RNA sequence: AAAGUAGGCUGUCCUGUCGCGCCGCCUUCGGGCGGUGAGGAAAGUCCGGACACCACAGGGCAACCCGGCGGGUAACACCCGUCCGCCGCGAGGCGAGGACCAGUGCCACAGAAACCAGGUACGGUUCGGCCGUAGUGAAAAGGGUAAACUCCGGGUGGUGCAAUGCCAAGUAUGCCGGCGUUUGAGGGCGGCCCGUCCGAUGCCGGUGGGUAGGCAGCACGGAGCCGGGCGGUAACGUUCCGGCCCAGAUAAAUGACAGGACUCGACAGAAUCCGGCUUACAGGCCUGCUUUUCGC
Numbered sequence: 001a002a003a004g005u006a007g008g009c010u011g012u013c014c015u016g017u018c019g020c021g022c023c024g025c026c027u028u029c030g031g032g033c034g035g036u037g038a039g040g041a042a043a044g045u046c047c048g049g050a051c052a053c054c055a056c057a058g059g060g061c062a063a064c065c066c067g068g069c070g071g072g073u074a075a076c077a078c079c080c081g082u083c084c085g086c087c088g089c090g091a092g093g094c095g096a097g098g099a100c101c102a103g104u105g106c107c108a109c110a111g112a113a114a115c116c117a118g119g120u121a122c123g124g125u126u127c128g129g130c131c132g133u134a135g136u137g138a139a140a141a142g143g144g145u146a147a148a149c150u151c152c153g154g155g156u157g158g159u160g161c162a163a164u165g166c167c168a169a170g171u172a173u174g175c176c177g178g179c180g181u182u183u184g185a186g187g188g189c190g191g192c193c194c195g196u197c198c199g200a201u202g203c204c205g206g207u208g209g210g211u212a213g214g215c216a217g218c219a220c221g222g223a224g225c226c227g228g229g230c231g232g233u234a235a236c237g238u239u240c241c242g243g244c245c246c247a248g249a250u251a252a253a254u255g256a257c258a259g260g261a262c263u264c265g266a267c268a269g270a271a272u273c274c275g276g277c278u279u280a281c282a283g284g285c286c287u288g289c290u291u292u293u294c295g296c
Stems, first nucleotide, its partner, number of pairs: 001292010012261007020037007039267001043278002046276005051160004058194004063156005068082005083097001084095004098151002103149002105145003120134005164216004174207006186198003222245001224244005229238003262265001
């Protein structure tokens, strides 16, 4: 230098004017001033949790998930290390990597026949596919396959912030039909069974009437964030030191215009909150390592 490999960062900027949400202060209640205002994926909703309620959720079956070994974590299907196998000259990449001596299924092409067997050709024969040879091949006291059923080990209760609690307002325990009141309808209870609890101003269907607002949850809180030190190969941990506070609505804000700069700007917009995975992404920057070539 070229080709490659592993990973990280960034992803338009500046000025002015106007506009919007939230918070604080002031107000003559019209508003004014100050602060703050999307992402690395806010996305898919695919895993794992926090939180809330359902009986603090019991036993069994079914269903689903995971699978070398060790570690990290609140937890995981995530991450780290390592062994083994495969691929690559290499850096490195990929791996659902327990078990087919429990049972079942399947095994392309070729071949007569492909898995409890049946039986081709030639020869032998104790007449039994019994023996040898030939032929296709993975051909029988032999194998492969479990992201095939299955078995083994481990794990999973359900529903999701439209959870849930409170306030306010309104209202008709209306009418009709059916079921039922201990011989118990129906429900808690997630697919089924058991078990257990509730249960009569009840339950189901129809019809009719009313309401459809607010507060909390929900954002100064925390598995918090950024540096440094320390421990650890690493993921990560830390009771150590310093600094920081980082959007929050409910029709739901984060924009428009003008000017300027350059390398001319990709994918994309929060809705209870976190940790992951996956997917989308123009361009730019940085680092480790490998192979080849050249120069010293």